[in-house]
RNA sequence: AAAGCCAUCGUGAUAUGCUCUUUACGAACCAGGUCAGGACCGGAAGGUAGCAGCCUUAAGUUUAGAACAUAUGUGCGAUGGUUUUU
Numbered sequence: 001a002a003a004g005c006c007a008u009c010g011u012g013a014u015a016u017g018c019u020c021u022u023u024a025c026g027a028a029c030c031a032g033g034u035c036a037g038g039a040c041c042g043g044a045a046g047g048u049a050g051c052a053g054c055c056u057u058a059a060g061u062u063u064a065g066a067a068c069a070u071a072u073g074u075g076c077g078a079u080g081g082u083u084u085u086u
Base pairs, nucleotide, nucleotide: 001086002085003084004082005081006080007079008078009077010076011075012074013072014071015070016069017068019066020065021064024061025060031056032055033054034053039048040047041046
């Protein structure tokens, strides 16, 4: 001096957790809205409840992203150490 090894730090990678945002789905009767047909009330006008359909949403499931935390047989860099090797 170089290599190896160890420690710390920086920056990435991966995994997990958590929070937020986002995609899609999502109440068969026990959510909301609109409610054809039909039902009920009415002499009528009109009114009432409301199935299917359509729209929306809760819990939940799911997609992607971001922040944070933790971990690591993880990449790169910096600093320091070293009973190692040359």
Molecule: Bacterial small signal recognition particle RNA
Organism: Bacilli bacterium